[in-house]
Predicted 3D model of a 97-nucleotide RNA (Bacterial small signal recognition particle RNA) from a Candidatus Obscuribacterales bacterium. It matches the Rfam family "Bacterial small signal recognition particle RNA". From the family's description: The signal recognition particle (SRP) is a universally conserved ribonucleoprotein involved in the co-translational targeting of proteins to membranes. Its Rfam clan is "SRP clan". It is annotated as a non-coding RNA gene. Model confidence (mean pLDDT): 75 of 100. NCBI's taxonomy places the organism under Bacteria, Bacillati, Candidatus Melainabacteria, Candidatus Obscuribacterales. The same sequence occurs in records of 5 taxa. A source record names the gene ffs. RNAcentral holds the sequence, with entries from ENA and Rfam.
RNA sequence: GACUCGGACUCAUGCAGUUACAACGCCUCAAUCUUGUCAGGGCCGGAAGGCAGCAGCAAUACGGGAUGCUUGUGAUAGGCGUGAACUCCGGGUCACC
Numbered sequence: 001g002a003c004u005c006g007g008a009c010u011c012a013u014g015c016a017g018u019u020a021c022a023a024c025g026c027c028u029c030a031a032u033c034u035u036g037u038c039a040g041g042g043c044c045g046g047a048a049g050g051c052a053g054c055a056g057c058a059a060u061a062c063g064g065g066a067u068g069c070u071u072g073u074g075a076u077a078g079g080c081g082u083g084a085a086c087u088c089c090g091g092g093u094c095a096c097c
Base pairs, nucleotide, nucleotide: 001094002093003092004091005090006089007088008087010084011083012082013081014080015079017076018075019074020073021072022071023070024068025067026065027064028063034059035058036057037056042051043050044049
């Protein structure tokens, strides 16, 4: 000097983890202004029947609650994997002095 191996550093990228937000799921949710069913009672009718509909019940919306480690997006001091160039450290082989 050449070749080569390993490691560190830088960057990129992937995975798991942590975390924030959102969606979804679970629960709850209209007290006069949602829906349905509408006891009682009311109205119309000669009658049959019909109409509206309070309370109650049920469902659901806006909203709210705890949570899942489900999904998506972002962040991440750090962990592990992969790739790339420069620099640094250590080693091997050959050649030269």